RNA sequence: CGGGGCGGGCGCAUGGUCGCCGGUGCCGGCGGCCCUGGCUGUCGGCACCGGAGGAAAGUCCGAACUCCGUCGGGCAGGGAGGUUCGUAACGCGAACCGGGGGCAACCCCAGGGAAAGUGCCACAGAAAAUAUACCGCCGGCGCCUCGGCGCCGGUAAGGGUGAAAUGGCGAGGUAAGAGCUCACCGCUUGCCUGGUGACAGGCAAGGCAGGGUAAACCCCUCCCGGAGCAAGAUCAAAUAGGGAAACGUUUGAGGGCGGCCCGUCCGAAGUUUCCGGGUAGAUCGCAAGAGACGCCGGGCAACCGGCGCCCUUAGAGAAAUGACCAUGGCCCAGCUUUGGGUACAGAAUUCGGCUUACAGCCCGCCCCGAUCC
Numbered sequence: 001c002g003g004g005g006c007g008g009g010c011g012c013a014u015g016g017u018c019g020c021c022g023g024u025g026c027c028g029g030c031g032g033c034c035c036u037g038g039c040u041g042u043c044g045g046c047a048c049c050g051g052a053g054g055a056a057a058g059u060c061c062g063a064a065c066u067c068c069g070u071c072g073g074g075c076a077g078g079g080a081g082g083u084u085c086g087u088a089a090c091g092c093g094a095a096c097c098g099g100g101g102g103c104a105a106c107c108c109c110a111g112g113g114a115a116a117g118u119g120c121c122a123c124a125g126a127a128a129a130u131a132u133a134c135c136g137c138c139g140g141c142g143c144c145u146c147g148g149c150g151c152c153g154g155u156a157a158g159g160g161u162g163a164a165a166u167g168g169c170g171a172g173g174u175a176a177g178a179g180c181u182c183a184c185c186g187c188u189u190g191c192c193u194g195g196u197g198a199c200a201g202g203c204a205a206g207g208c209a210g211g212g213u214a215a216a217c218c219c220c221u222c223c224c225g226g227a228g229c230a231a232g233a234u235c236a237a238a239u240a241g242g243g244a245a246a247c248g249u250u251u252g253a254g255g256g257c258g259g260c261c262c263g264u265c266c267g268a269a270g271u272u273u274c275c276g277g278g279u280a281g282a283u284c285g286c287a288a289g290a291g292a293c294g295c296c297g298g299g300c301a302a303c304c305g306g307c308g309c310c311c312u313u314a315g316a317g318a319a320a321u322g323a324c325c326a327u328g329g330c331c332c333a334g335c336u337u338u339g340g341g342u343a344c345a346g347a348a349u350u351c352g353g354c355u356u357a358c359a360g361c362c363c364g365c366c367c368c369g370a371u372c373c
Stems, first nucleotide, its partner, number of pairs: 001369010012328007020051015053344001057355002060353005065228004077224005082096005097111001098109004112219002117217002119213003134159002136155009167185002170182003186208001187206008232284004242275006254266004289311001291310001293308006329342005
């Protein structure tokens, strides 16, 4: 210098004008209550403070919290699936094991079981799994124009088909062949050693169990009650039904005729008050927590512990967090003035993850190649 791998970070800035949401304070208008100054409700104005993200997203996992259900167990159903560790928990993360890819840094894997059972395996091919033989090879018999043909049998080494063909390769052996026999590799079983473990290494025995597929049924191990902050709780206008007390039914409760009495009318039975109920509404849940940052310590790491320090404030009506202008960054094009772009995207109970989107950039570590000193 070129190419590549891994990890981390930023993701417009400043100023002006006009607005929006929340909080605090002050002032003013209107109203209520105590009684001449406060408290409070509502409307408006002013000032100050705070006001989106790395993914706030998808709502895919896991939890906190709340209500309902629940002794416990089983069936059904759903889910997880190498091992150990981390974590509140997880289907997340870390390290390791096994397999695969890459020269390498490094990356990928739904990574239990196919010698429990059932199913399926297109096309091609003789045959896709109780087996079988198209070409070929070999032996026997027969025929003839002496080179082949036909029939019977052996074989699975070679060819051919296929994604996949009954362990691989070499030697012996044989008519030709074949784990038929032997060495090595693979496989299965048993034992030993190392490791917490997945597993690895070694030794011995067995000629070999008889293809693939479980994101096919299935088997094995483990896990799972349901609904979700519009959860739920408190206060509480109103309505229905409910409870209690008082008064009352010809000795007339209660109501109308503006307050009281008389009178009069209605009223032939309920009326009034309280409790309770719980809708609208209000308040809480709800912003300081499995919290962020820094240092030290433990651990390979995920992560954990200690100390310090910061956040009293985004937070709802599913509703705010904006718009415009100027200057400057950054990028692209033109190469002189200039023009264009500045992404993805918007909190809704709160956390931990995963996944997906993203203009333009920055930083660190590592690998491979080339050149120079």
Background:
Predicted 3D model of a 373-nucleotide RNA (Bacterial RNase P class A) from Desulfurivibrio alkaliphilus. Taxonomically the source falls in Desulfurivibrio (Bacteria, Thermodesulfobacteriota, Desulfobulbales, Desulfobulbaceae). Its mean pLDDT, the model's own confidence on a scale to 100, is 76. It matches the Rfam family "Bacterial RNase P class A". The family's RNA type in Rfam is ribozyme.